[in-house]
Molecule: transfer RNA
Organism: Chironomus riparius
């Protein structure tokens, strides 16, 4: 070089081509408390780049990027 996997929130994963992109941990804030933990509510926070297919793409295709694996 060729071949196979995978990229989605700060991290660890979910997500039949169509409701509004989620879940737990974490970080803010708030409620409970005499005051912390714990618990409870709340909020920010994301689909690797880039072209194509489609009415519609996290999803399908196709190129590159990265990273994991097999072969040699």
């Nucleotide at each position: 070089c060729c071949c196979c996997c995978g990229a989605u929130a700060g991290c660890u994963c979910a997500g039949u081509g169509g409701u509004a992109g989620g879940a737990g941990c974490a970080u803010g804030c708030g409620a409970c408390c005499g005051g912390a933990a714990a618990u409870c509510g709340u909020a920010g926070g994301a689909c690797g780049u880039g072209g194509g297919u489609u009415c519609g793409a996290g999803u399908c295709c196709c190129a590159c990027u990265c990273g994991g694996g097999a072969c040699c």